Predicted 3D model of a 349-nucleotide part of an RNA (small-subunit ribosomal RNA, central domain) from a metagenome. The full RNA is in RNAcentral, with records from SILVA.

Context: one part of a larger RNA
């Protein structure tokens, strides 16, 4: 380089925006770069191949031909592709009117629970899987009233919804992103993908300053046990929370990259539109867009997938190439650090 692959065997980048590049709708005119045809020149010899011949054969050698699939010139073709011109509306987008939603940011507010504090009632236990440590006659647990604090928002809640992914759940307000539907009008290919790059990115962790109710690595104690640096119990620091800034990882999973088109159905559910019927709401039918289940063809090593494809095709990107060594070493780069990214070899089976 080619080939074959990437749900579970090795393999889809955590996700997006987008640069270069690659690829790209309908009809038309021109051009003739790519492409195709003809012809001419060239493509040294040797080598390779075919045939014939010379050494007793062969290797080796000689002759003839073919080949050298290439390059250049000239003439020509115009389907496809490129380029240039003018055009179109179905791809894409804009405008208008609706619509659903835990989409994002900030602020305010609310109730339940928990813990603590103060006071009242009240007395001997409370707590804990068994037990003990622990708490309690200096009055605990329980119960009532008041106060304080922090964190999280029961029910609603739903293979429900929203978001590119991570993720998002009390209520209200403000600001703000995206989607879907309907109808026309407008722009006129403005598109798809995307190496680098930039941004976002759970938890834990880090820096500085706050905050600290509950929970709780580490740690301490009590048990268990042969031991018990655990599982269980009583405590408990970092942390968990907020602000600003880092980190950049994950079973970041649908273990399934994105786009477009096509290919039986059935059934549930979220959002919208239309229709039949009707007094009306439902019901029913059609359609668009999500999200589930079942299932045909097809596909698959099987499991399974199956209009939300893992089917049939095309375009673009990423990645794989036996196990271990090893996501290690070295180098580079990023980071405050922890470490991240890139990423071997010897050796061995």
């Nucleotide at each position: 380089c080619u080939g074959g692959g990437c749900g579970u065997a090795a393999a889809g980048g955590g996700c997006g925006c987008g640069u270069a590049g690659g690829c790209g709708g309908a009809a038309u005119c021109g051009u003739g770069g790519g492409u195709c045809g003809a012809u001419c020149g060239u493509g040294a010899a040797a080598u390779c191949c075919a045939c014939c011949g010379g050494c007793u054969c062969a290797a080796c050698c000689g002759g003839u031909g073919a080949a050298c699939u290439g390059c250049g010139g000239u003439c020509g073709a115009a389907a496809c592709u490129g380029c240039g011109g003018a055009u179109c509306u179905u791809g894409a987008g804009u405008u208008u009117g609706g619509u659903a939603g835990a989409g994002g940011a900030a602020g305010a507010c609310g109730g339940a629970a928990u813990u603590c504090c103060u006071g009242g009632u009240g007395u001997a236990g409370c707590g804990g899987u068994g037990a003990a440590u622990g708490c309690g006659u200096a009055g605990a647990u329980a119960u009532c009233a008041g106060g304080a604090a922090g964190a999280a928002c029961a029910c609603c809640a739903g293979u429900a919804g929203c978001g590119a992914a991570g993720g998002c759940g009390g209520u209200c307000u403000u600001c703000u992103g995206g989607g879907c539907c309907a109808c026309a009008a407008c722009u006129g290919a403005c598109g798809c993908u995307g190496a680098g790059g930039c941004g976002c990115g759970a938890a834990a962790g880090c820096u500085a300053g706050g905050g600290g109710a509950g929970c709780g690595a580490a740690c301490a104690g009590g048990a268990u046990u042969a031991g018990a640096u655990a599982c269980c119990c009583u405590g408990g620091u970092a942390g968990u929370c907020c602000u600003a800034g880092c980190c950049g990882u994950a079973a970041a999973c649908g273990a399934u990259g994105g786009g477009u088109a096509c290919u039986a159905g059935g059934u549930g559910u979220g959002g919208g539109a239309g229709g039949u019927a009707c007094u009306g709401a439902c019901c029913c039918c059609u359609u668009c867009u999500g999200u589930g289940c079942c299932g045909c063809a097809g596909u698959u090593a099987a499991c399974g997938c199956a209009u939300u494809a893992a089917g049939u095709a095309c375009c673009c990107c990423g990645c794989c190439u036996g196990g271990g060594g090893a996501g290690u070493a070295c180098g580079g780069u990023c980071g405050c650090a922890a470490g991240g990214c890139u990423g071997a070899a010897a050796c061995u089976c």